[in-house]
RNA sequence: GGGCCCUUAGCUCAAUCGGCAGAGCAGGAAGCUCAUAAUUUCUUGGUUACUGGUUCAAGUCCAGUAGGGCCCA
Numbered sequence: 001g002g003g004c005c006c007u008u009a010g011c012u013c014a015a016u017c018g019g020c021a022g023a024g025c026a027g028g029a030a031g032c033u034c035a036u037a038a039u040u041u042c043u044u045g046g047u048u049a050c051u052g053g054u055u056c057a058a059g060u061c062c063a064g065u066a067g068g069g070c071c072c073a
Base pairs, nucleotide, nucleotide: 001072002071003070004069005068006067007066010025011024012023013022019056026044027043028042029041030040031039049065050064051063052062053061
């Protein structure tokens, strides 16, 4: 220098051929217990890496940028 893949909640990851952004863990509250742990219930938490484009509608499609990984030279 060239090619390919990844980036979504604090963490690990889903999200159908474009149609309401979710789960588990974690955090908070409550129940249970003499108390703690475990467990149960409720609940908080998102500029989907960034900037644009296409579209009635974008996490998803297109272009560029940034970060990370792999391969080639």
The RNA shown here (transfer RNA) has 73 nucleotides and comes from a Planctomycetota bacterium. Rfam family: tRNA. By type it is a transfer RNA. NCBI's taxonomy places the organism under Bacteria, Pseudomonadati, Planctomycetota. Its mean pLDDT, the model's own confidence on a scale to 100, is 83.